[in-house]
RNA sequence: GCGGAUGUAGCUCAGCUGGUAGAGCGCAACCUUGCCAAGGUUGAGGUCGCAGGUUCGAAUCUUGUUAUCCGCU
Repeated sequence: GCGGAUGUAGCUCAGCUGGUAGAGCGCAACCUUGCCAAGGUUGAGGUCGCAGGUUCGAAUCUUGUUAUCCGCU
C1' cells in the first nucleotide's frame, strides 16, 4: 500500500427483505424473609463508532472516514 471482518445499553450479543431499538447478565426501587442468599414486580440506562448521500421513512442501502483484528504484497 491492497483486501476482508467487527464497532448497537455498564458487559456479552440479537435485530428477518428499510417501517416505533431489544434480550441475557449487571444496576436502582419495592414485595417476600428475623438477616443474607434465592425468588417476584417495576424502573432507569442507547445521537446504533463518526460525517455525508438516497428515501415519505436508514442500525439496515450507499460514499467517505476512524478504531481494533485477520490476511496479502
Source information: Model confidence (mean pLDDT): 80 of 100. The RNA shown here (transfer RNA) has 73 nucleotides and comes from Haliscomenobacter hydrossis DSM 1100. The source organism's lineage runs through Bacteria, Pseudomonadati, Saprospiria, Saprospirales and Haliscomenobacter hydrossis. The sequence is in RNAcentral, with records from Rfam. Its Rfam family is "tRNA". Rfam classes the family as a transfer RNA.